[in-house]
RNA sequence: CGGGCCAGCCCGCCGAAGCGCACAGCGCACCGGGGACCCAGUUCGUUGGGGCGAAUCCGACCACGGUCGGUAGAGGACUUCUCAUACCUCGAGCCCGUCAGCUAACCCGGUAGGCGGCAUGAGAAGGAGUC
Numbered sequence: 001c002g003g004g005c006c007a008g009c010c011c012g013c014c015g016a017a018g019c020g021c022a023c024a025g026c027g028c029a030c031c032g033g034g035g036a037c038c039c040a041g042u043u044c045g046u047u048g049g050g051g052c053g054a055a056u057c058c059g060a061c062c063a064c065g066g067u068c069g070g071u072a073g074a075g076g077a078c079u080u081c082u083c084a085u086a087c088c089u090c091g092a093g094c095c096c097g098u099c100a101g102c103u104a105a106c107c108c109g110g111u112a113g114g115c116g117g118c119a120u121g122a123g124a125a126g127g128a129g130u131c
Stems, first nucleotide, its partner, number of pairs: 010117005018028004029111006039101001048099001049096004057070005073090004079125007
C1' cells in the first nucleotide's frame, strides 16, 4: 500500500413491516383479506377454485431429481419526484382448503425476514437532518 474476515457506530437498500407508550399488550401510521343492492358473470369443475408477492410465460437438454437460455414484470445511495443514457441484479417462494367477482355499512388480520458501503445529466418541488 492492497485484499479478505469479524465487531460496533453512522448512513442506506428490498419489503406494508415504522413511530410512540404507563410495553404479556395498546395507540397512531402503513399494508392485506372477507363482506350488500347495482353491475359483472351464465355452466362446469377433483383435470377444482382462490390469496399474498415484481416473480408470469416460452424453448432446449435431461440421469425426469433438474440444468441452461429467453421473457411479461420488478429493483438499484445520502431530501423527494419526473425524464434520459449506461451498467448491475431479481424474475422466488408461501398460504387457504372445496370456499370467496366487484362491494357501502361492518368484520378479521400483518408490522417479518434478508442485505449493503456512493453511476451520470437535465428539470421541478421542498426546507428537513447532522455537526
A computed fold for a 131-nucleotide RNA from a Micrococcales bacterium, annotated as c-di-AMP riboswitch aptamer (ydaO/yuaA leader).
The prediction has a mean pLDDT of 75.
The sequence was found by an Rfam model in a public genome assembly.
Taxonomically the source falls in Micrococcales (Bacteria, Bacillati, Actinomycetota, Actinomycetes).
Of the family's consensus pairs, 92% are formed in the model.